[in-house]
Description
The RNA shown here (transfer RNA) has 72 nucleotides and comes from an uncultured Patescibacteria group bacterium.
RNA sequence: GCCGGAGUAACUCAGCGGUAGAGUAGCGGUUUCGUAAACCGCAGGUCGUGAGUUCGAAUCUCACCUCCGGCU
Numbered sequence: 001g002c003c004g005g006a007g008u009a010a011c012u013c014a015g016c017g018g019u020a021g022a023g024u025a026g027c028g029g030u031u032u033c034g035u036a037a038a039c040c041g042c043a044g045g046u047c048g049u050g051a052g053u054u055c056g057a058a059u060c061u062c063a064c065c066u067c068c069g070g071c072u
Base pairs, nucleotide, nucleotide: 001071002070003069004068005067006066007065010024011023012022013021018055026042027041028040029039030038048064049063050062051061052060
């Protein structure tokens, strides 16, 4: 330099045009003499950045940034 993959909650990952979700972690409650476990609930997101297409973009297109792999 070229090609491919990944980037979404604190962490691990779903979601592939029409309301952003789960598990773990955090907080509160039930339970217990108390803690843990279990169960219930709550909170937590400029969806890597910028543009474009569209009535509508996490999703499609382009450029860029970061990481991983391959080729040279």

Its Rfam family is "tRNA". From the family's description: Transfer RNA (tRNA) molecules are approximately 80 nucleotides in length. The sequence was found in a public genome assembly.